RNA sequence: GAGUUUGAUCCUGGCUCAGAACGAACGCUGGCGGCAUGCCUAACACAUGCAAGUCGAACGAGACCUUCGGGUCUAGUGGCGCACGGGUGCGUAACGCGUGGGAAUCUGCCCUUGGGUUCGGAAUAACUUCGGGAAACUGAAGCUAAUACCGGAUGAUGACGUAAGUCCAAAGAUUUAUCGCCCAAGGAUGAGCCCGCGUAGGAUUAGCUAGUUGGUGAGGUAAAGGCUCACCAAGGCGACGAUCCUUAGCUGGUCUGAGAGGAUGAUCAGCCACACUGGGACUGAGCCACGGCCCAGACUCCUACGGGAGGCAGCAGUGGGGAAUCUUGGACAAUGGGGGAAACCCUGAUCCAGCCAUGCCGCGUGAAUGAAGAAGGCCUUAGGGUUGUAAAGUUCUUUUAGUGGGGAAGAUAAUGACGGUACCCACAGAAAAAGCCCCGGCUAACUCCGUGCCAGCAGCCGCGGUAAUACGGAGGGGGCUAGCGUUGUUCGGAAUUACUGGGCGUAAAGCGCACGUAGGCGGCUUGGAAAGUUGGAGGUGAAAGCCCAGAGCUUAACUCUGGAACUGCCUUCAAAACUCCCAAGCUAGAGUUCGGAAGAGGAGAGUGGAAUUCCCAGUGUAGAGGUGAAAUUCGUAGAUAUUGGGAAGAACACCAGUGGCGAAGGCGGCUCUCUGGUCCGAUACUGACGCUGAGGCACGAAAGCGUGGGGAGCAAACAGGAUUAGAUACCCUGGUAGUCCACGCCGUAAACGAUGAUAACUAGCUGCCAGGGCUCUUAGAGCUUUUGGUGGCGCAGCUAACGCAUUAAGUUAUCCGCCUGGGGAGUACGGUCGCAAGAUUAAAACUCAAAGGAAUUGACGGGGGCCUGCACAAGCGGUGGAGCAUGUGGUUUAAUUCGAAGCAACGCGCAGAACCUUACCAGCGUUUGACAUCCUCAUCGCGGAUUCCAGAGAUGGAUUCCUUCAGUUCGGCUGGAUGAGUGACAGGUGCUGCAUGGCUGUCGUCAGCUCGUGUCGUGAGAUGUUGGGUUAAGUCCCGCAACGAGCGCAACCCUUGUCAUUAAUUGCCAUCAUUCAGUUGGGCACUUUAAUGAGACUGCCGGUGAUAAACCGGAGGAAGGUGGGGAUGACGUCAAGUCCUCAUGGCCCUUAUGGGUAGGGCUUCACACGUAAUACAAUGGUCGGUACAGAGGGUUGCCAACCCGCGAGGGGGAGCCAAUCCCAGAAAGCCGAUCGUAGUCCGGAUUGUAGUCUGCAACUCGACUACAUGAAGUCGGAAUCGCUAGUAAUCGCGGAUCAGCAUGUCGCGGUGAAUACGUUCCCGGGUCUUGUACACACCGCCCGUCACACCAUGGGAGUGGAAUCUGGCAGAAGUAGGUAGCCUAACCGCAAGGGGGGCGCUUACCACGCUGGGUUUCAUGACUGGGGUGAAGUCGUAACAAGGUAACCGUA
Repeated sequence: GAGUUUGAUCCUGGCUCAGAACGAACGCUGGCGGCAUGCCUAACACAUGCAAGUCGAACGAGACCUUCGGGUCUAGUGGCGCACGGGUGCGUAACGCGUGGGAAUCUGCCCUUGGGUUCGGAAUAACUUCGGGAAACUGAAGCUAAUACCGGAUGAUGACGUAAGUCCAAAGAUUUAUCGCCCAAGGAUGAGCCCGCGUAGGAUUAGCUAGUUGGUGAGGUAAAGGCUCACCAAGGCGACGAUCCUUAGCUGGUCUGAGAGGAUGAUCAGCCACACUGGGACUGAGCCACGGCCCAGACUCCUACGGGAGGCAGCAGUGGGGAAUCUUGGACAAUGGGGGAAACCCUGAUCCAGCCAUGCCGCGUGAAUGAAGAAGGCCUUAGGGUUGUAAAGUUCUUUUAGUGGGGAAGAUAAUGACGGUACCCACAGAAAAAGCCCCGGCUAACUCCGUGCCAGCAGCCGCGGUAAUACGGAGGGGGCUAGCGUUGUUCGGAAUUACUGGGCGUAAAGCGCACGUAGGCGGCUUGGAAAGUUGGAGGUGAAAGCCCAGAGCUUAACUCUGGAACUGCCUUCAAAACUCCCAAGCUAGAGUUCGGAAGAGGAGAGUGGAAUUCCCAGUGUAGAGGUGAAAUUCGUAGAUAUUGGGAAGAACACCAGUGGCGAAGGCGGCUCUCUGGUCCGAUACUGACGCUGAGGCACGAAAGCGUGGGGAGCAAACAGGAUUAGAUACCCUGGUAGUCCACGCCGUAAACGAUGAUAACUAGCUGCCAGGGCUCUUAGAGCUUUUGGUGGCGCAGCUAACGCAUUAAGUUAUCCGCCUGGGGAGUACGGUCGCAAGAUUAAAACUCAAAGGAAUUGACGGGGGCCUGCACAAGCGGUGGAGCAUGUGGUUUAAUUCGAAGCAACGCGCAGAACCUUACCAGCGUUUGACAUCCUCAUCGCGGAUUCCAGAGAUGGAUUCCUUCAGUUCGGCUGGAUGAGUGACAGGUGCUGCAUGGCUGUCGUCAGCUCGUGUCGUGAGAUGUUGGGUUAAGUCCCGCAACGAGCGCAACCCUUGUCAUUAAUUGCCAUCAUUCAGUUGGGCACUUUAAUGAGACUGCCGGUGAUAAACCGGAGGAAGGUGGGGAUGACGUCAAGUCCUCAUGGCCCUUAUGGGUAGGGCUUCACACGUAAUACAAUGGUCGGUACAGAGGGUUGCCAACCCGCGAGGGGGAGCCAAUCCCAGAAAGCCGAUCGUAGUCCGGAUUGUAGUCUGCAACUCGACUACAUGAAGUCGGAAUCGCUAGUAAUCGCGGAUCAGCAUGUCGCGGUGAAUACGUUCCCGGGUCUUGUACACACCGCCCGUCACACCAUGGGAGUGGAAUCUGGCAGAAGUAGGUAGCCUAACCGCAAGGGGGGCGCUUACCACGCUGGGUUUCAUGACUGGGGUGAAGUCGUAACAAGGUAACCGUA
C1' cells in the first nucleotide's frame, strides 16, 4: 500500500496478501564452472579402521647389519608431552557471559640478570628361574643401570625472625662445538580470585535465610574470603521483585527494519560447561583429566562361570529416530602443534579431493536473414484471426561440453596430496544442453471444450446447482529461469504494545467515591557544590563481519590491503544556563485570623396534621368491589355509603423550581441540641507547608444475611379467579418474607455527565441561586460591575460523526487508573474476603472473519400528523342455501393432452372438443419423410374420371377412358413436373419463461420518478422535490441556496350533448298536388346523414383569501368549473405470465419424442370451490289486444310474399353486394280477462314417447319442437361482492366464433331509482416526521431449553510417573584425623633399637541405595458440569417498532 464487516458511507478493529531471509524439507525438472554450506530430531546405542606420541645425545638389556669405525630396530626404566588441538550444548538465570575496573596470587617450556653444578649411598623394572590363571593379568626368589631414588657439604641472593640466629639445591651426556641440571630476582605468556553496570518469562510464586549475616581466634589454599571449625552477637535479603517455578549456554555477530526496534546465537572467532550416569581423588607448572585411575549404577561384549573388558558429544562409518543433512577417500606438499641437538617421527588439527542445484555468483542451450504470412493446432461473426520470423530454407559463429597437443604459480636450496588440475593452442559440428508456476480481484496474464453444489479449487474475499476467464483438459498469454512452485520459521508491512509513534463521552478502555503512605512532579531571588548535563584529552571497545577506497582470481561471488565505524564503558581537565543537592531569604500557591451569608449537609431527642387500615357505636338497605368484559372476594350474622369516638404503623400533599446542600451513595412536615463543609468582605500572620497517589484505610442505593423489636399500607414467594392453543405471565381478589427501628455483616448497580484529579490559558450573549461594590428620583429601582455555584445558546478549535465548546470532548503541564478483534468469559482453577449468597483477582484449549460506533437512503411498526379511493359509513341489488350450466381441484382412467394458482388462476388460453380441431391413449402401417434447398439417374407429363380386388382406413395391386408441357441459339441446351436413389438435411405443441425477444397482467390513470449546473457534507448523500396555502393532479401561487430541464399530470385525438355553414339519395315532408302507403310529382324549411366550423376561458359580477393561487355564490348559456364517456399506463416492482400464437440460444429424439390412419379420450363422478343463468312468486304467472328503439349482419349469404305443419320446420321463389331488399315480431310498458297465498295456473329440473334441422356420421357426445312427467326450492349460517346517475336494478335486440351448437363474451338501446351525516374504525395508496439489532427489507431479524453427532475443556473415588523439601537408616571408593595389630632398603646407632614409612583397623565427611511424611507438576479415570460447532429436528416467541407488559442494570 491492497483485499475483506454495509444496500451504500465514514470510522474503529481484527484477519489476509504483496517484500526480504533460511544449516531447510517436499513436488516437478535438471547443461557447465567457481566459492561456500551440509544430524536443527535421540547428550540414542555403536561393528571396524584411524585420531598422541617422541627422545638411544638419560639408562641397562636383547636382536640384526657391518666397510669392525660403527649403524639400525626395540620391550622396559627415565624425561617431556598427553590440561593443546578436535567434538558437543546436557547442565547453568549464574560474576556463567559482556563491558569496565581491582588486589591478596601461581605460572612448565621461552627471554634477561646474578650465582652454583660438590661428596657419597641404597634399591628396582627389564632379564633369569620357579609358579597361579581360560583370559585379563599376576606371585615368589635372584641379578643390574641411570639425567630414577636418598643422605651429607656449600649457600651470594632468598624465606622466617626486632635481633641473635635458623632453613633450603643440583645430573649429567658427548671427540669438540654444544645441549642440560640447581638456587634467586625480573619480564613475557597463560591461569586463579574480587567488584560496579548490563544480561529471559511468571505475583494465579510475597515473604526467604542457622554457616544463615557479622565479629574474634584457629585451620586450610598458590591466593582474599564462613572456604572450614570453635566461641560471641542477631543479623542478612526483599515490591528498585527476595524466594520459588518454567525456559535458556553467553558474546562478536546474523536476519529484518527508514530508523528506533524485533527475532535469532548454524558455519567463522572469544569465553563457559560437559565427555555413558553419579561420586572421588592421584599425578602434575597446570586437570579433579573426551581417546588416565578408583568406586557405585545402567547397558553391551568375552568367559573354562572362578572372573574379566568397554565408553565415537574426535574423523570416516553403522543401526535407530526423523520431513531431513555427505566418503569407512588422499597427503603431511603448505600452515600450525608434540617430541628430539638434529636428521626425522607423529598429527582424521590442517590442506585437498569425493557426494548433494542446499545457497550465492558467472556462462550456455546459438546468431543474422527469411511471407507462400506454409502445414498442423486453436478460435471464428465462416470473411478471417492467432501460434508467427516462429518453423522450414539460406548464410554464419563455436562460449560450454567433446577430441588431440602443450602446461604452471602455490617452494626461499630440496620436498606438490591437489594434478596432467587451472590456463593456452588446434580440430569437428548447431552440433549434446529448458523447465516450473500462474492467468476471478488483490496481481502481470483469456478463450474453447468437458463437468453440473458432483468431481474438485481456495492465501483472504470466495468459485462449482447446464452457457464456470475461479474445477479438469487444450490453445493462447504472463512471470521467473537451471531452476520453479509448495510447506515451515523470522522480521516487515502492523502507528496492531505506539521511546521515536496510539488511545479511553457513544467503537475495547476513567477504579462507585474520598482521605492518605511510598513514589513521581513541583512557585520567586541569591550564593555554593558539581550527581545529572555539555565540551576537550587519554585508555579501552580482539580479529573476522557491515560500510568506504583500492588490489588479486578473464568478471562476479570470493579473497587481500588500508581507512572509517564500533552510537559503549572507564579515567581526567573544564563550564555552571537548566534539573537535583546544601545554605540564606521572598510572597503571587497553600493555610491561619476577624466579620458576615445561604442551604432537604450529618447525628440525636421531641412533636404535628391529612390520608389509609382496623376496632366500637349510630343512621341505613341490597348490593358492594373489580375489569376490556368478568369471576374469585366482601355483604341480610347488615357490607358499600355516611356520622361520631378510639388504636396502630409508615410516609410527609401544597410550597417545589434544568432551585439548594453533600466527595460520592444520597438528603424534603415542624422544633431543639450537637456538628462538618462552602461562599463573600477585610486585616494581620506562617513562609512552598503544594498537586497526584501503587499498596492501605474510611464511606458506599437497592436487594440480601444474623440477633432482637415492630408491622398500617404496599408486596417477591404462594393461593384463587380470569385471559389463552397453553399462561408456572401481563389483569383481578387475597397474601408471607421484606419494606420500618437498633446493632452487626455484605460491598455490588446503566454506583452515568457512560466524561479521573489538580493548575493555567483561549470571543461572547442570556436565565437562575448565594454574597459584595456603585449610582439614583430610596419603604425600591436601575445601570454598570465583581466573586462562587447552576442552566441554555453559540465563535475559534476539536471530533469518525453525533456533538463538546471558560462547568471543554479546545490548547498546555503533572500524577494515577484502564484498553489492545468477536465468542469461550468476567467463566474455570488457585489465592484473599464473607455466616451464606457471593465478591475480588483472573486464564487457556477451542472457534469465527468478522463483532462494533456514528451517520445515509429505503422498507417496516399492533409510532405520530395530514390527505385520498364505493375503503368504511348511508343505501340499492346480489353471492354463500336449491336444481341446472360452466371452469377448477380431487378422484378415476389405457388416455381423461397441456398451460394458468392470493388480490393479479378458476364462463381463463377456448370468438364455440360428435370426426377434424387434438397436442393425449391403445392399435395398424411408414422412414430423405406431410413440407424446403442441393446432387445423380430415369421419364415427359402431371392430373382427372371409371371399374375391380385386399384392408377399419392410411395404403397396396390391377383395369379402361380423356389429356400428351414451355422456351429454344435445335445441342437430352435450359426451365418446369413426376418417379427412383444417395447423403447433407427436414421434422418435433419434446425440455428450459430461472438463458431470451416480443406481447401481456399488476401496483395504478396512483402522482409520482429523475437529470444538468450550483451549494452543503470527509463521505454515502442532501438541497431542488421540504415549508405556508391550494388542486383531481409535483395543479398552481407565495416563500426558500437554489436556478433550470426531462419522463409522467393536464391539453392536443375519438365519441356524445347545442348551434351555424355546405351538401341532399336510398333519408325527410312544413307548404302545393297525389296515394291504401312520402307511393309519385315537387321541395330541402325541419328531422336525419357527414364534412367544416362556432361554443366554455374561472371570461363577467359579488364575497373569502395574503392585493396570490384558488375556493364559494350568482348572472348569462344547450353545456360551468376536467360537461359525460373512451383511447392514452412515467421510473420501476413481482426471476409475475407465455418456448403450446410467433421468433429464438442451449440441450434432447432421428425406422422416432418425426409423419399417416381409423377408434377412443379431452364430456369420467363419492366429493370440494369459483363464476353465471333460472327461480322460490301477486310490483307476479297465464291468455287476448295494442305502442315505441338503437346498433349491427347478409352472395358457400340474408331470405320477403304465398302454401303446408300445433310446432321445430318444409315447399316456394320476389328482392338485395344493401340509409333502397332481408334478418326483424323488440321486450318490459299500456288496455282488458283470469288465478287468490297454495309447493299453487309459482318453479321448471329430471324422465318417457314422437319428431325437426345441421352434418359423411348426433351411441359414447349436438341444438330445437310437441305431448306427457313436474325434483329441489317458500329469499338462504358464518362470511362476502358490485354500484354515486342516465349509474344500480330491470327489459329485450344484434354481432363475432360457427355446417350445427351460447345461461359465456362483445356491443345496442328501452324503463329508470335510493343514499353519502361524515373519516372514529377495516382495506389500498400518497406525503412529512419518528424508532429500528430489518436491507432476500416484518412472509424480516432473532433467543433459550430439549433431541442427535463431533471437538476441546473443568470437577472427579482414585491410579501411574517426574521434580523437589524434610526426618531416619545406610555408607563403596577416596581424603583427613586416630591407632591396639602386622610389615619395613637408604638416615642415626657397635648392637638392642630409634626416627620415618607402608598395610590393616577405626572415626568424620560423602555418592548410589532403603524408608516415613510434605509440596509442585504431568498423564490417565467410571461418572458428571457447562462451552463450541453442525443439515431443512422439537417446543415456545424473550429482544429489535410503543416488538404488542418500554427496554436495561444490581439483587432475591